[in-house]
Molecule: small-subunit ribosomal RNA
Organism: uncultured bacterium
RNA sequence: AGAGUUUGAUCCUGGCUCAGGACGAACGCUGGCGGCGUGCCUAACACAUGCAAGUCGAACGAAGCAUAGUAAUAUGCUUAGUGGCGGACGGGGGAGUAACGCGCUUAGUGGCGGACGGGUGAGUAACGCGUGAACAAUCUGCCCUAUACAAAGGAAUAGCCUCGGGAAACUGGGAUUAAAACCAUAUAACACUUUUAGGCCGCAUGGUUUGGAAGUCAAAUUGAUUAAGAGGUAUAGGAUGAGUUCGCGUCUGAUUAGCUAGUUGGUGAGGUAAUGGCUCACCAAGGCGACGAUCAGUAGCCGGCCUGAGAGGGUGAACGGCCACACUGGAACUGAGACACGGUCCAGACUCCUACGGGAGGCAGCAGUGGGGAAUAUUGCACAAUGGGCGAAAGCCUGAUGCAGCGACGCCGCGUGAGUGAAGAAGGUCUUCGGAUCGUAAAACUCUGUCCUUGGUGAAGAAAAUGACGGUAGCCAAGGAGGAAGCCCCGGCUAACUACGUGCCAGCAGCCGCGGUAAUACGUAGGGGGCGAGCGUUGUCCGGAUUUACUGGGCGUAAAGGGUGAGUAGGCGGUUGUAUAAGUCAGAUGUAAAAGGCUAUGGCUUAACUAUAGUAAGCAUUUGAAACUGUAUAACUUGAGUGCAGGAGAGGUAAGUGGAAUUCCUAGUGUAGCGGUGAAAUGCGUAGAUUAGGAGGAACACCAGUGGCGAAGGCGACUUACUGGACUGUAACUGACGCUGAGUCACGAAAGCGUGGGUAGCAAACAGGAUUAGAUACCCUGGUAGUCCACGCUGUAAACGAUGAGUGCUAGGUGUUGGGUAGCGACCCCCUCGGUGCCACAGCUAACGCAAUAAGCACUCCGCCUGGGGAGUACGGUCGCAAGACUGAAACUCAAAGGAAUUGACGGGGGCCCGCACAAGCGGUGGAGUAUGUGGUUUAAUUCGACGCAACGCGAAGAACCUUACCAAGGCUUGACAUCCUGUGACCCAUAGAAAUAUAGACUUCUUAGUUUACUAAGACACAGAGACAGGUGGUGCAUGGUUGUCGUCAGCUCGUGUCGUGAGAUGUUGGGUUAAGUCCCGCAACGAGCGCAACCCUUAUUGCUAGUUGCCAGCACAUAAUGGUGGGAACUCUAGCAGAACUGCCGUUGACAAAACGGAGGAAGGUGGGGAUGACGUCAAAUCAUCAUGCCCCUUAUGUCCUGGGCUACACACGUGCUACAAUGGGUGUAACAACGGGAAGCAAGCUGGCAACAGCAAGCCAAUCCCUGAAAAGCACCCUCAGUUCGGAUUGUAGGCUGAAACCCGCCUACAUGAAGUUGGAGUUGCUAGUAAUCGCGAAUCAGCAUGUCGCGGUGAAUACGUUCCCGGGCCUUGUACACACCGCCCGUCACACCAUGGGAGUUGGGAGCACCCAAAGCCAGCGAGGUAACCGCAAGGAGCCAGCUGUCCAAGGUGAGACCAAUGACUGGGGUGAAGUCGUAACAAGGUAACC
Repeated sequence: AGAGUUUGAUCCUGGCUCAGGACGAACGCUGGCGGCGUGCCUAACACAUGCAAGUCGAACGAAGCAUAGUAAUAUGCUUAGUGGCGGACGGGGGAGUAACGCGCUUAGUGGCGGACGGGUGAGUAACGCGUGAACAAUCUGCCCUAUACAAAGGAAUAGCCUCGGGAAACUGGGAUUAAAACCAUAUAACACUUUUAGGCCGCAUGGUUUGGAAGUCAAAUUGAUUAAGAGGUAUAGGAUGAGUUCGCGUCUGAUUAGCUAGUUGGUGAGGUAAUGGCUCACCAAGGCGACGAUCAGUAGCCGGCCUGAGAGGGUGAACGGCCACACUGGAACUGAGACACGGUCCAGACUCCUACGGGAGGCAGCAGUGGGGAAUAUUGCACAAUGGGCGAAAGCCUGAUGCAGCGACGCCGCGUGAGUGAAGAAGGUCUUCGGAUCGUAAAACUCUGUCCUUGGUGAAGAAAAUGACGGUAGCCAAGGAGGAAGCCCCGGCUAACUACGUGCCAGCAGCCGCGGUAAUACGUAGGGGGCGAGCGUUGUCCGGAUUUACUGGGCGUAAAGGGUGAGUAGGCGGUUGUAUAAGUCAGAUGUAAAAGGCUAUGGCUUAACUAUAGUAAGCAUUUGAAACUGUAUAACUUGAGUGCAGGAGAGGUAAGUGGAAUUCCUAGUGUAGCGGUGAAAUGCGUAGAUUAGGAGGAACACCAGUGGCGAAGGCGACUUACUGGACUGUAACUGACGCUGAGUCACGAAAGCGUGGGUAGCAAACAGGAUUAGAUACCCUGGUAGUCCACGCUGUAAACGAUGAGUGCUAGGUGUUGGGUAGCGACCCCCUCGGUGCCACAGCUAACGCAAUAAGCACUCCGCCUGGGGAGUACGGUCGCAAGACUGAAACUCAAAGGAAUUGACGGGGGCCCGCACAAGCGGUGGAGUAUGUGGUUUAAUUCGACGCAACGCGAAGAACCUUACCAAGGCUUGACAUCCUGUGACCCAUAGAAAUAUAGACUUCUUAGUUUACUAAGACACAGAGACAGGUGGUGCAUGGUUGUCGUCAGCUCGUGUCGUGAGAUGUUGGGUUAAGUCCCGCAACGAGCGCAACCCUUAUUGCUAGUUGCCAGCACAUAAUGGUGGGAACUCUAGCAGAACUGCCGUUGACAAAACGGAGGAAGGUGGGGAUGACGUCAAAUCAUCAUGCCCCUUAUGUCCUGGGCUACACACGUGCUACAAUGGGUGUAACAACGGGAAGCAAGCUGGCAACAGCAAGCCAAUCCCUGAAAAGCACCCUCAGUUCGGAUUGUAGGCUGAAACCCGCCUACAUGAAGUUGGAGUUGCUAGUAAUCGCGAAUCAGCAUGUCGCGGUGAAUACGUUCCCGGGCCUUGUACACACCGCCCGUCACACCAUGGGAGUUGGGAGCACCCAAAGCCAGCGAGGUAACCGCAAGGAGCCAGCUGUCCAAGGUGAGACCAAUGACUGGGGUGAAGUCGUAACAAGGUAACC
């Protein structure tokens, strides 16, 4: 970076497809190792189980466990003893008890944290997100800094105990208790509120600060007792986090165009941390929208990721930022922070428990399960690291995280061995059978050890201890090539080819397309190519695609210019200053998170991966510049307009007028047809054409012109009135006033519609007549709407120059139209402005073409296009009375559809020319009989082939057997035939049989060499045997060679070089003449050449020379009845060889001074003299596999081969080609006329004899210019027949014969006698022939035993006609049209019928989401009430304040009801559409497509 695909080929337009990259992928086949990543895209479906948010005993009481230790002292009581009592003393109990202290655990109160971390993307089109700003309109726990403070009290309540309720969840009453829980008081300002006096500042509201006065609000302790530390309160500041606002950006649909009542704004109030209709009251009527509001659909956004040269396009997994959500919906509470994923309340759905009363739950946390799905992992280990929560700390918690497991899901790295090794092994495959290839590949030998296995050692990650990973990474030693390669492809695109199988089957296919018997395209194999632990397929995205074109496309004919104008918004805009700085340009600053990308350098052995450094478009702020654009202002005149002066015009509207013609009416004259067509008929006419008068409507001949006018549609007699525009000249005025123009408005042919008129002609519909297979058409006769007018509507056309408007620029030439300047004047001419044509340069264009009237070069604005069909259709909307118009899809389907040009072919296109093509003639055929071939039918078989011309008396130059290929029956199986090998020796005779053959017998062949015979060897021939093989007229002529037919003996078909064209191609080869001819001449961007034509060849016509037998005989002789019979001759004829001759050469005329044509002379012959052979490039898949050859396929005791018999010869019929006739130009009989070509030995046969004859018998001659076939016939002469089914005609049949042949029954030919059919000149049609021809007459030959009416030749007699090229057929050249190229036997359209597919309508039905209105209204906030309850404060008390329950109200989720709108599914029936090898009917289109086509 391109490629394939429209065509016979070409260029273009244009779509479809491919090669590339990527992926959270999936599927198929396969699978060794490691590293780093990554893994529910579907059901925001439902979830069992475990875990994911706790922590603090240094806040508090209490309980429990364990316990080193202390137990002193005091008081009181009791009992006993003693004592009389009391006191004192001692002992015992209380007690191993209480309390204290120390350590551990924790249910509760309390504090902090559960608003982080983790998940998901349902919702959201939004200030949600991104980016940049703002908050003088805000809050901020923990943290940091700073200042100050912490006084003195009180009342409760969990827990615990106890009594209850309940299945449970849970809960009620009572008693009792602590705090850093709660409360009042004190103190307090630089805090807050109110007020007041100033200062300073700013950004609008305002901010800030210094004083004064009044009022209000704090707190908590714990630990330690060497008094460390941790907390508490208030305020200010910081940091972090959060909230709010704004500019800009952020998908699709207009078949969603209007939306909005708290809506927009104001005032006031409430509410909030804070601004604000955030909420409320009142007031005003605003606000948004074509720069797309509203509505509908879709969607989390971004950093980034993929792709791309870029601009873009697509995407939003993982990682990171933001948002939203946490079963669905609603709500608040707590708190610094939530309207809270693992909190609360309510409603709903679902699941679970239940004792039926009532309860419990929420994996879109990590694992995991079910389900869905093409599809996505372990109910793992650890807090060692990083981080988070709590704690003073130890520490606890942490499915965050770190790791491991599973998956080739992705990226990266490594391996599956290396070297030597030719007998080129075996084997496979192919084969031209020689060989080639797999292939140094293997084996074998020598090595190595990455991965692997075993053993040993063993990290970093941890700054003292602590390592899940993990005995992991790494290292060392040993072992052994051992355990480790597949997948896809091989017709082109696209790298890589052969064999077999299959036979439009099975199948392949991304596109084009492969497959119907030789498939590099299907399947398999061998070989090859590509990639490689992967390879293919599918899906999606970008690319290629400049195929939505900003970069970077178009619109005459390919898709595409609006039917035309006026004009709104918008876009764009002349010249010169000044100012400004919005756009623009430059600098600076801030931001642009990190990760990612890029560059550089490092770290893991490398890489992937990763670390460090650098790197920026954008946005904002700011400083400058001032050319350009913008804005403001001042001017200018050339753009534009006005004025003045002219002339041109079917420009428009209205009124009036005119003549010609058609038709009708009236009158008159006067007779039979008129009309119409290709030809007719319908029609009109004896009820009366031509003339005169009248009526009425419509249209305006000539002039008239690629002339004029108009924006387009369009406008045509004349006059008048009103009126629009353009042009020329002038340069007085205005001073950019301009251009374009989405919406909008107006105009807008014909047809059509409405109302009312009018109606002569014409004329849809309709009727009739023709045509036709039909004819709802074309043609004819009629004829109504309509055509005309007025007023409305419609709004479309191939409304076309298929070309939007405007401005400027860019060679010329020549017409025409309207003006103007100059010269004395008229015409002409020059110059100039406006219009309208043609030709043409540059340039453009795919080409055609356009070319100052651009399709050229540029600018501005509008409209439109993006493959064909479906379809300008459906639905929706707007307009319309309707018809319909405008707007305008999709499903589905195809790989094309298309433009221009080229070469052919074709045309019921044109021009020129030729041909027995027609015409002019002559004779046939078609009718009859018969012969022969074919079809058909029949048959056991009637063998096969040939089928328009160009099959049909053709293959077949000759079917009784043979031929013969067919049929029936009988035989053979290495075979009837060939080669090779072995053995034997036949031949012959007999019997059986239809024969082939079988059986039996007999016999032991021939040649050569060796050798004494015998015998041996070789060869020939024959037989037998075994296998290789033979054999096939079996198939395919559509696998082929060769041969042949045909166009056509037509004049064509090509090439080289050059030139032209982007190219296919063209030129040459066309043109003017001429010819039989592309024959020749001239001209010409062509010049030459080849195959054809012609000539050379054969034959025939003429002459000469040579030669002279078998031919000849003039002259000379001989002989004979006669004859070249004989001598002889070489003259003639002839024979057969060589020459000559004819060339438009000569003359004349015409022609272009040519080619040539015409006429003439001479000549045997005259214009290629006659005839033949000779057949260009090619066409028809023409014919032939049955002449022959041959590939492949098929048969192999038969599809081969042998034999006998039959068949090819059949016979209701049809066709072709012949013969014979129908008669008097004839038939018959008789009669010494005259040929040529040929043939002859298994032959031709004279002659003689026999027979009526066919023929037979005998037989001379001849291998042939010698002899024979061989008497030619028609003709001539003579006679008969006299127009008839005959003296025509001869079929058919009978009888008797002859010939050939083993054999004439099927099935031959001939002869004689007898018989004597049809037929009296042939319908439509069709055929041959132009001169020695047609016609007619006979003769010969091939084949052949025999068998021509056929075929091929030969001569005899011997015509007629051709004006001419209009027509039919065929052909050649030029040209034209084409939708054909298999080429008109082409192509192709529509209905109907059948099958399938998607879709519209449809009485309706079902479902869904969204909105609106109303009803009910949970929880809850707020407000009010609060008679019930009530610890702290006040009060001596009563009571009060405050608070709570409860009640009411506003708001409100779910729910209910209703009316519509929208979307989807479905629906009897119905409409069209698409697709589908061979259906039906016609033939509409393409050629003048047979009526030009089309809108």